RNAcentral holds the sequence, with entries from Ribocentre. This is a predicted structure of a 76-nucleotide RNA (c-di-GMP-I-GGC riboswitch aptamer) from a Chloroflexota bacterium. NCBI's taxonomy places the organism under Bacteria, Bacillati, Chloroflexota. The coordinates come from a structure-prediction model, not an experiment, and the mean pLDDT is 83.
[in-house]
């Protein structure tokens, strides 16, 4: 630094269900695995959603880019 996800050692968790917080979109805990080789971070750029009323505040990156960081394996 490129690739990849067969092997090792792990890793996160979608719908949904229960508590809860929120006007709300939706978070968070626990349960639970659709499914992932960065499903780690980060709301930068677009998209979609909310709220309020035309100003503007949000929310969802596991929507599509972007930037950063990283295990293992094999190529340079």
């Nucleotide at each position: 630094u490129c690739a990849g996800a067969a092997a090792a050692a792990g890793g996160c968790a979608a719908a949904c269900c229960a508590g809860u917080c929120g006007c709300g979109a939706g978070g968070c805990u626990g349960g639970g695995a659709c499914g992932c080789a960065a499903a780690g971070c980060c709301a930068u750029g677009g998209a979609a959603c909310u709220c309020c009323c035309c100003g503007g505040a949000g929310u969802u990156u596991g929507c599509c880019a972007g930037g950063c960081u990283g295990c293992c394996u094999g190529g340079g």